[in-house]
Context: one part of a larger RNA
RNA sequence: UCAUGGCUAAGGAACUAGGCAAAAUGGUCUCGUAACUUCGGGAGAAGAGACGCUCUAAUUAAAUUUAGAGCCGCAGUGAAGAGGCCCAGGCGACUGUUUAGCAAAAACACAGGACUCUGCAAAAUCGUAAGAUGAAGUAUAGGGUCUGACACCUGCCCGGUGCUGGAAGGUUAAGGAAGGUUGUUAGUCUUCGGACAAAGCAAUUGACUGAAGCCCCAGUAAACGGCGGCCGUAACUAUAACGGUCCUAAGGUAGCGAAAUUCCUUGUCGGGUAAGUUCCGACCUGCACGAAUGGUGUAACGAUCUGGGCACUGUCUCAGCCAUGAGCUCG
Numbered sequence: 001u002c003a004u005g006g007c008u009a010a011g012g013a014a015c016u017a018g019g020c021a022a023a024a025u026g027g028u029c030u031c032g033u034a035a036c037u038u039c040g041g042g043a044g045a046a047g048a049g050a051c052g053c054u055c056u057a058a059u060u061a062a063a064u065u066u067a068g069a070g071c072c073g074c075a076g077u078g079a080a081g082a083g084g085c086c087c088a089g090g091c092g093a094c095u096g097u098u099u100a101g102c103a104a105a106a107a108c109a110c111a112g113g114a115c116u117c118u119g120c121a122a123a124a125u126c127g128u129a130a131g132a133u134g135a136a137g138u139a140u141a142g143g144g145u146c147u148g149a150c151a152c153c154u155g156c157c158c159g160g161u162g163c164u165g166g167a168a169g170g171u172u173a174a175g176g177a178a179g180g181u182u183g184u185u186a187g188u189c190u191u192c193g194g195a196c197a198a199a200g201c202a203a204u205u206g207a208c209u210g211a212a213g214c215c216c217c218a219g220u221a222a223a224c225g226g227c228g229g230c231c232g233u234a235a236c237u238a239u240a241a242c243g244g245u246c247c248u249a250a251g252g253u254a255g256c257g258a259a260a261u262u263c264c265u266u267g268u269c270g271g272g273u274a275a276g277u278u279c280c281g282a283c284c285u286g287c288a289c290g291a292a293u294g295g296u297g298u299a300a301c302g303a304u305c306u307g308g309g310c311a312c313u314g315u316c317u318c319a320g321c322c323a324u325g326a327g328c329u330c331g
Stems, first nucleotide, its partner, number of pairs: 001326008010317002014315001019312001027051005036041001038149001052071007072076001084310007091302002096108002112147007124133003150297004155227003160224002162220005169215003175209002179205006187196003228246005255289001256286001267283005
């Protein structure tokens, strides 16, 4: 000097990103116990008191238990082991699961909700197939997607994309195909150079025919998604219930809101502090909340995150001493 323990005057979080670490609490019995609440909880809430030994009486089968009298110590759950607590808020309802080896969470799951597909040789999945799972199940079943207990709710838009339905019209493939053209040549003609040319074959072209799809017409948002601008107006001012106008498929409803979302921003006001970029309650000017990509609440729960308080302390003011081990120096 380091590591691990032990103790510490006065103060008691002044430390620090943060009470990290440590301290404190701790057992049993009795009393007592708030808001809130889904009436189960919250709750061991919180907060108090008692606890040893001896004798006497009662009690008991006994251990004990009750009542009383007394005794000792600094100290009686005499050592050890054995919740710290409270208030407020965010997130997630909960128990659970997860990055074996830097993340345990607000992430995943979840019961519940919704949409959608599937009539059984089911849909879906694996496989070239046979076959298998689904399922020795049958729509109160099985698959997929989203949301995520519960309470109150879940607004408007189908123009785009998707899905479902429709089939009149337009477009449209392979295939089929009337017809045409070209080549070839039996044959005919010939000025003997050649010309024409049936059938067949081959090549090419091709009116017409020809499904789904697409165009088209509807439906559908707990499908993917989307949910405006400008100007004016009230007898102080300010503001605008009101009016005008442009655009749109429709212009954000309820609720919430400087928020896990607010840039400006340490917004403004209130609370808490002597002093508060955090926190809580409001306001609304929402850069850029918003309704199952769910919205707003919510008892209980959480090795969760944030702010405050009580208790407690070497975290600190500010260090000191002790023990053990290591290291260093000498040997």
RNAcentral holds the full RNA, with entries from ENA and SILVA. A computed fold for a 331-nucleotide part of an RNA from an uncultured Sphingobacteriia bacterium, annotated as large-subunit ribosomal RNA, domain IV. The coordinates come from a structure-prediction model, not an experiment, and the mean pLDDT is 87.